[in-house]
Context: one part of a larger RNA
RNA sequence: UGACGGGGGCCCGCACAAGCGGUGGAGUAUGUGGUUUAAUUCGACGCAACGCGAAGAACCUUACCAGGGCUUGACAUUGAGUGAAAGAGCUGGAGACAGCUCCCUCCCUUCGGGGACACGAAAACAGGUGGUGCAUGGCUGUCGUCAGCUCGUGUCGUGAGAUGUUGGGUUAAGUCCCGCAACGAGCGCAACCCCUGUCCUUUGUUGCCAGCGCGUAAUGGCGGGAACUCAAAGGAGACUGCCGCGGAGAACGCGGAGGAAGGCGGGGAUGACGUCAAGUCAUCAUGCCCCUUAUGUCCUGGGCUACACACGUACUACAAUGGGAUGGACAGAGGGAAGCGAAGGCGCGAGCCGGAGCGGACCCCACAAACCGUCCCCCAGUUCGGAUUGCAGGCUGCAACCCGCCUGCAUGAAGUCGGAAUCGCUAGUAAUCGCAGGUCAGCAUACUGCGGUGAAUACGUUCCCGGGCCUUGUACA
Numbered sequence: 001u002g003a004c005g006g007g008g009g010c011c012c013g014c015a016c017a018a019g020c021g022g023u024g025g026a027g028u029a030u031g032u033g034g035u036u037u038a039a040u041u042c043g044a045c046g047c048a049a050c051g052c053g054a055a056g057a058a059c060c061u062u063a064c065c066a067g068g069g070c071u072u073g074a075c076a077u078u079g080a081g082u083g084a085a086a087g088a089g090c091u092g093g094a095g096a097c098a099g100c101u102c103c104c105u106c107c108c109u110u111c112g113g114g115g116a117c118a119c120g121a122a123a124a125c126a127g128g129u130g131g132u133g134c135a136u137g138g139c140u141g142u143c144g145u146c147a148g149c150u151c152g153u154g155u156c157g158u159g160a161g162a163u164g165u166u167g168g169g170u171u172a173a174g175u176c177c178c179g180c181a182a183c184g185a186g187c188g189c190a191a192c193c194c195c196u197g198u199c200c201u202u203u204g205u206u207g208c209c210a211g212c213g214c215g216u217a218a219u220g221g222c223g224g225g226a227a228c229u230c231a232a233a234g235g236a237g238a239c240u241g242c243c244g245c246g247g248a249g250a251a252c253g254c255g256g257a258g259g260a261a262g263g264c265g266g267g268g269a270u271g272a273c274g275u276c277a278a279g280u281c282a283u284c285a286u287g288c289c290c291c292u293u294a295u296g297u298c299c300u301g302g303g304c305u306a307c308a309c310a311c312g313u314a315c316u317a318c319a320a321u322g323g324g325a326u327g328g329a330c331a332g333a334g335g336g337a338a339g340c341g342a343a344g345g346c347g348c349g350a351g352c353c354g355g356a357g358c359g360g361a362c363c364c365c366a367c368a369a370a371c372c373g374u375c376c377c378c379c380a381g382u383u384c385g386g387a388u389u390g391c392a393g394g395c396u397g398c399a400a401c402c403c404g405c406c407u408g409c410a411u412g413a414a415g416u417c418g419g420a421a422u423c424g425c426u427a428g429u430a431a432u433c434g435c436a437g438g439u440c441a442g443c444a445u446a447c448u449g450c451g452g453u454g455a456a457u458a459c460g461u462u463c464c465c466g467g468g469c470c471u472u473g474u475a476c477a
Stems, first nucleotide, its partner, number of pairs: 001477002003474003007471007015461002019425005026316008034307002042053002064302007073125001077124002081119003087102006106115003127291002130289003136285002138280003141276001143274001148187006154163003167178003193268004198236007208225002212223003239262001242256005318418001322377007334365003339358002344353003384415001389410007431453007
């Protein structure tokens, strides 16, 4: 100087408390451990691994296993020589591949040749998702959006170092004020950026319809309008600016006015010096080591989907604030051409036929659901719950046996609110309800977004956890 303390002081954080909903029990989905296996590819392991890499394993992917093949190689450069390349068919084979047949003869040219592409001897070389993240770059997680981390000069100290950065107040903040052997400065904080909340201006189509007119069973349907909503673009607005009180005539705090909004208005992006030899050699790059008729490469099939168990994360429930039937209402944000696919028709349905319109404020995906009205159920393993299984179908795809999703009929399991323990959340939040997107041929209870309905509680900081500043002890570094 740090680190540590079941030392002290001050102060924060859904840290506790107060409250609401969960997890832990059930079934299923998914990840992991373990076990099994020819293989169940690899990585990730307290917080910070475990719906994680994977924003989508039937083949492919694929790195694993079995078998069948290749050896200048699937890919790159050089290459004597040969030929356009390509395409189609037949045979053998599981295919890779091999053999045969058909078809055909590129571009430029100074006519010497050159270029692209393919075949190709020999040789250089290729190739490796093989090892090492404890050799590395890059990227990332975490402490933590915590308020800290440093430097120059000066001063003090033999020196390590200290001072500044401590102190009194204050703040979300090393934020600001005051003081002070310090005076300044940098990286962080804040602001500048984006979204959202109010208003104004501009522009009105595909959006809008107040007033005028036309028309309809009805609809901005039409003439028209530029007000309103909305769509973007630009601007205004909030600054403790005003008033009062407190405070040190400070910073600032409390209350009030006005205001759509008030003291950081709400949210996002933004992550200091560093820590964990944290994670990643399997995104990529890369040193060294290793393989070279194989640890490379091609193919078929299998596996990554196994199952006595154990754990994590979710979904659905156990019902009446509910379930079922029927009628009615209201979003936002997105996506669409190898695409979204309307009307109409067929089917109980998944879906099929059909093809209008739309590169989309125009058309489509697309009926939002919870909600509201009416009716049934009457507390039961039930009109709760839907696992499991049988049969019949639909869709995608070369192909759904291993191993996809969906529909109908039948079947109806566990489950009556969950031990010890444990998680999230302070407001448009939790809870609850649906919708969309990416991935994607197909496959979502996951993920990322979007809106609808919309709470309870916070006395307080003694205690648990994490953190900041000062101080103290130390035989630790």
A computed fold for a 477-nucleotide part of an RNA from an uncultured bacterium, annotated as small-subunit ribosomal RNA, 3' major domain. Model confidence (mean pLDDT): 87 of 100. RNAcentral holds the full RNA, with entries from ENA, Greengenes and SILVA. Its Rfam family is "Bacterial small subunit ribosomal RNA".